Predicted 3D model of a 97-nucleotide RNA (Guanidine-I riboswitch aptamer) from Pallidibacillus pasinlerensis. The organism belongs to Pallidibacillus, within Bacteria. The coordinates come from a structure-prediction model, not an experiment, and the mean pLDDT is 82. The model forms 91% of the base pairs in the Rfam consensus. Its Rfam family is "Guanidine-I riboswitch aptamer". From the family's description: This family represents a conserved RNA structure found upstream of the ykkC and yxkD genes in Bacillus subtilis and related genes in other bacteria. The function of this family is unclear although it has been suggested that it may function to switch on efflux pumps and detoxification systems in response to harmful environmental molecules.
């Protein structure tokens, strides 16, 4: 120097949280997510779907339709949003190789 789909969008998981309701302790305020229910958030390097896209093969009544493939990814610290926290976001970033 170096990967222009390394795209969306949704549903989950791993993980993360407490704005709610309850409750142990506490009892004036408060207060524990490593207490229960609810409920949120949630992966670039985690799972499935839909759709786009790009290539290539087959098919067509030249409109198109089908099937295929789309690899590989080590990774902080900080700071940020949200009620709050994370594998969220800054980021397939800085370094690393």
């Nucleotide at each position: 120097a170096a990967a222009c789909u390394a795209g969306u969008u949704u549903u989950c998981u791993a993980g993360g949280g407490u704005u709610c309701a309850g409750u142990a302790u506490a009892u004036u305020a408060g207060a524990g997510g490593u207490c229960u229910g609810g409920u949120c958030c949630a992966a670039g390097a985690g799972a499935a779907a839909a759709c786009u896209c790009a290539c290539g093969a087959a098919u067509u009544u030249c409109g198109u339709u089908u099937c295929g493939u789309g690899a590989c990814a080590u990774g902080g610290a900080a700071g940020g949003a949200u009620a709050a926290a994370a594998g969220c976001c800054u980021g397939g970033g800085a370094g690393a190789u």